[in-house]
Context: one part of a larger RNA
C1' cells in the first nucleotide's frame, strides 16, 4: 500500500408538535400489594396530575349554554341531464353581549358561545460523555539526584621539557643606605607537550547509523577555581545553577506514575443501503460580536381559509433630481471695457485735487469648471388603477404549526459607481450564471456561445463548423492583403499614441493637343557695379529704394560661392518630345510602433487561400427541438374482499420530472424474539463461478465445493449496512 475483522446520532428523565388508537366534561393511576401457567400476564389501589373560568399585585369579583349579518363545502328546488339562480349552511367569518382589571365614566388590555387527556410511534428542545476520535492544559496523591547541578565527609591521579620570582652565597664599587654583576635557588590559576579532561573546525565520514550524539583528521586544557571515585544531602511553583531557562535517570518556561477524566474544544478530520418529490444561504438587525450564536430573509412538511395573486407588457394620473446640460443661486475660473475704493505704490501741485500703477468690490461682454452647485432636465424607478398576458378550485394569495440549512461566496458579462498608480485589487449597486448544472461548442479551460440531462429509440437543429488529423462543398459570385499578418468568431487571455511616395477605392481644386507633368537641349540681358554704408560691398554684411528699357523670356535676385570680383543653379522664356499631371480630404487592407527568462508554437500538419470583406446556396453538428414507447409523480374514477383502502385497475397530463447544504415520501437487507408456514445427508448454512429478473437497494436459478443446519409470511426489538477519520486490531 493492500486484504480481513472492528468502527461514528444512542440510553433516561422531562417538554412540545404531528400521527394513530382508547375513553371523553373528563382522562389516567404512582408506588405498593393480591393472584398466577412468575423476565410475561390479569386485577386491585383515585394518594395525584392534566383539563373542566377568567381576570387583578392583591383584596377580591367573576362569564353567551346563541341576538343579527355574511357565507364554503353539503343537501334540497328551479332550469335542458346544461349554463346559471334560489333556499338551506355543520365548520369559519363579521358584529353585538358578557367576565374582570383601571376608572367619576369611558376608552382600552386579558379573557366568555365546553375537548380534553392517557398509551404507543415518528420529529424536536433541555440535561446526561450525548454522533464519534482528538488537544496544549488545571488539580490531587505518590515516586525519583544509580543520569546530572552544587554542597558535606573519605580516597585516589597528573610523562617529559622549558622558563627562572623571592631568598641566599661570592666579587666589584661605595656617600656605608645601599647598588652593581656571577652564582645558587627553585615560585606560578606561567610555558611546550603525553596519560588524563574537552569537544574548536573540516559545517569531513555517517545520517532505516557501529552509535536515539559514533568515527577520522584536527584543536582547547593539562599543579589548578584540576580531575577521578566510594557513602551521604537537596524534589516538582520545589531542588540546584561561575546564569544557558540550564540540569533534576534518552523527558524540563514546570519530571515522571495513577486518579479526578468519556476535563473542555464555537477548532480539524470522520459519520456505512435504494428509489421518489421540493430544494435553499453566503444578506439585515443585535452579540467581549467577527472561524461562533439569537432573531428575521430565503427552503421544506403538514393543517386551517375559500378566490383571487401578479414578478412582464400597454395606457393613464402622480411622485423623483440621476445622465445630460447650464451658470439663474453657492462656491472655481480666461482675457477685455467701464465704475467705486478709509487700500498700497509712483509722478503732478502750494494745497484742494488731479494723471497712472497694482489690489479689492460692482457691473457689462467674452471662454470654462463642480460628489457635497441648479434657473433646467431625460431614459428609467416607485406609488395607485384599469387592460392584456402569465397563474390560481389540480386550492393561488394569506394565516398558523412541525423541521431545517445559511451567517468565508466568487466570476463574468454587461451595464453603474466609492478606494487605490494598479492588481486574478479592494468595497458597493442591478441583471445573470458557477456555488448546487451535465450534454455540445470555444485546442486543453467553474462561471464566454449554444442550452436546464426522467429512461430507451428513430429524426431536425443551435452555437460553431465543412483542405488533412475530423463528421460535413480544396462550393459559387465580388473585392481587398503579400505582411505567412500576433490572420484563421468574439470574450476570457492587450496593444496605444504617432508614423508610412506599401496599395485599393471615393471624393475637391488647379493645370493640360492654343501641348500640361517629368526629362534633355538652348536662353537667362541691358542701364548698372541702383543708391547709401563700407578697407571692399560688383543680385547675394547691413539700411533705403524694387525703376526703366530690349525682349520668347530673364528678379535692382530663391540658394551655393568670392577678400571683393569671378564662377554653378534657380525664377523665367523658348525648343524637343507626347498625354495626362500636380496639391488635398476621406476611406479599407497592409506596415513601423512591437523587449523576458529550457527550445516553441494560428490546436498541429500546412494554406496566398485553407487568409480578410461582402453576397448565395447546400452540408456537419448537443441529452436542444419533433416522433414513438416506457416509468415516476401528479390529479380524477375506483372494486373485489371478515381486517387487509382510497389498494388493484382503469383515465389524463402542451404548461412536470438537474441539483450541493437541507426538509418530506416510500422501500432494500442484517441480527435476534412471539406467532404462523415450510426445506434439509436423495445433501442445510458458508464458498466459488455463470444464467435470468428489478429504476435500485437486492431477488432467484444452475454446477462446483461444503458437510448440518435453514428459509418463508406476519408482527416486534436493534450494539443493523464503511472506502476513507496521517482511524483500531491481525495478516500480507
Nucleotide at each position: 500500500g493492500c486484504c480481513a475483522g472492528g468502527g461514528a446520532g444512542u440510553u433516561c428523565a422531562u417538554u412540545u408538535u404531528c400521527g394513530u388508537g382508547g375513553c371523553g366534561a373528563g382522562g389516567u393511576u404512582a408506588a405498593g400489594g393480591a393472584g398466577u401457567c412468575c423476565a410475561c400476564c390479569u386485577c386491585c389501589g383515585g394518594a395525584a396530575c392534566c383539563g373542566u373560568a377568567g381576570c387583578g399585585a392583591a383584596a377580591g369579583c367573576a362569564a353567551c349554554a346563541a341576538g343579527c349579518c355574511c357565507g364554503c363545502a353539503u343537501u334540497c328546488u328551479c332550469g335542458c341531464u346544461a349554463a346559471g339562480a334560489g333556499a338551506u349552511g355543520a365548520g369559519g367569518g363579521g358584529c353585538g353581549a358578557g367576565g374582570u382589571a383601571u376608572u367619576a365614566a369611558a376608552c382600552u388590555g386579558c379573557c366568555u358561545g365546553g375537548a380534553g387527556u392517557c398509551a404507543c410511534g415518528a420529529g424536536g428542545a433541555u440535561g446526561u460523555g450525548a454522533c464519534c476520535c482528538g488537544a496544549a492544559a488545571c488539580c490531587a496523591g505518590g515516586c525519583g539526584a544509580u543520569c546530572u547541578a552544587g554542597c558535606c565527609c573519605g580516597g585516589g591521579u597528573c610523562a617529559g621539557g622549558g622558563u627562572g620570582a623571592a631568598g641566599c652565597c661570592g666579587a666589584u664599587c661605595c656617600u656605608c643606605g645601599g647598588a652593581u654583576u656571577g652564582g645558587u635557588g627553585g615560585a606560578g590559576g606561567c610555558c611546550c607537550g603525553a596519560a588524563c579532561c574537552g569537544g574548536u573546525c573540516c559545517u569531513g565520514u555517517c545520517g532505516u547509523u557501529c552509535a536515539a550524539u559514533a568515527c577520522g583528521g584536527u584543536c582547547g586544557g593539562a599543579u589548578g577555581a584540576a580531575u577521578c571515585u566510594g557513602g551521604g544531602c537537596u524534589a516538582g511553583u520545589g531542588g540546584c545553577g561561575a546564569a544557558a531557562g540550564a540540569c533534576c535517570c534518552a523527558u524540563c518556561a514546570a519530571g515522571c506514575c495513577u486518579g479526578g477524566c468519556g476535563a473542555u474544544a464555537g477548532c480539524u478530520g470522520g459519520u456505512u443501503c435504494c428509489u421518489c418529490c421540493c430544494g435553499a444561504a453566503g444578506u439585515u438587525g443585535g452579540u467581549c460580536g467577527c472561524a461562533g450564536c439569537c432573531a428575521a430573509c430565503c427552503c421544506u412538511g403538514g393543517c386551517g381559509u375559500g378566490a383571487g395573486g401578479u414578478a412582464g407588457c400597454g395606457u393613464a394620473c402622480g411622485g423623483u433630481g440621476u445622465a445630460g446640460a447650464g451658470c439663474a443661486c453657492u462656491g472655481a475660473u480666461u482675457g477685455g471695457a467701464g465704475a467705486g475704493u478709509g487700500c498700497g505704490g509712483a509722478g503732478g501741485g502750494a494745497g484742494a485735487c488731479c494723471u497712472u500703477c497694482g489690489g479689492c468690490u460692482c457691473c457689462c461682454c467674452u471662454g470654462u469648471c463642480a460628489a457635497a452647485c441648479u434657473c433646467c432636465g431625460a431614459a428609467g424607478c416607485c406609488g395607485u388603477a384599469u387592460g392584456c398576458g402569465c397563474u390560481g378550485u389540480a386550492g393561488a394569495c394569506c394565516g398558523c404549526c412541525g423541521g431545517a440549512g445559511u451567517a468565508a461566496g466568487g466570476g463574468u458579462g454587461c451595464g453603474g459607481g466609492g478606494g487605490g498608480u494598479a492588481a486574478g485589487c479592494u468595497c458597493c449597486c442591478g441583471c445573470u450564471c458557477c456555488g448546487a448544472g451535465a450534454a455540445g461548442g470555444g485546442a486543453a479551460c467553474a462561471a464566454c456561445c449554444u442550452a436546464g440531462a426522467c429512461c430507451g429509440a428513430g429524426g431536425u437543429u443551435a452555437a460553431g463548423g465543412c483542405c488533412c488529423c475530423u463528421a460535413a462543398a480544396u462550393g459559387c459570385c465580388g473585392g481587398c492583403u503579400a505582411a505567412g499578418u500576433u490572420g484563421u468568431a468574439a470574450a476570457c487571455g492587450g496593444a496605444a499614441a504617432g508614423g508610412g511616395a506599401g496599395u485599393c477605392u471615393u471624393u475637391g481644386u488647379u493645370c493640360u493637343g492654343a501641348g500640361a507633368c517629368a526629362g534633355c537641349g538652348g536662353g537667362g540681358a541691358g542701364g548698372u557695379a541702383g543708391g547709401c554704408u563700407u578697407a571692399g560691398a560688383a543680385g547675394c554684411a547691413g539700411c533705403c529704394a524694387c525703376c526703366c528699357u530690349u525682349u520668347a523670356a530673364a528678379c535692382a535676385a530663391a540658394g551655393c560661392g568670392u577678400a571683393a570680383c569671378a564662377g554653378c543653379u534657380g525664377a523665367c522664356c523658348c525648343g524637343u518630345u507626347a498625354a495626362g499631371a500636380g496639391c488635398g480630404a476621406a476611406g479599407g487592407c497592409c506596415u513601423c510602433g512591437a523587449a523576458a527568462a529550457u527550445g516553441g508554437a494560428a490546436g498541429g500538419g500546412g494554406c496566398u487561400a485553407a487568409g480578410c470583406c461582402g453576397g448565395c446556396u447546400g452540408c456537419c453538428g448537443a441529452u436542444a427541438c419533433c416522433u414513438c414507447g416506457g416509468g415516476g409523480c401528479a390529479g380524477g374514477u375506483g372494486a373485489a374482499g371478515u381486517u387487509a383502502a382510497g389498494u388493484a385497475a382503469c383515465c389524463u397530463g402542451a404548461u412536470c420530472u438537474c441539483g450541493u447544504a437541507g426538509g418530506g415520501a416510500g422501500g432494500c437487507g442484517u441480527u435476534c424474539g412471539g406467532c404462523g408456514a415450510a426445506g434439509g445427508u436423495g445433501g442445510a448454512a458458508g464458498u466459488a463461478c455463470g444464467g435470468c429478473c428489478g429504476u435500485g437497494a437486492g431477488g432467484u436459478c444452475g454446477u462446483a465445493u461444503g458437510g448440518a443446519c435453514u428459509u418463508c409470511g406476519u408482527u416486534g426489538a436493534a450494539a443493523u449496512g464503511a472506502a476513507a477519520a496521517u482511524c483500531c486490531u491481525g495478516g500480507u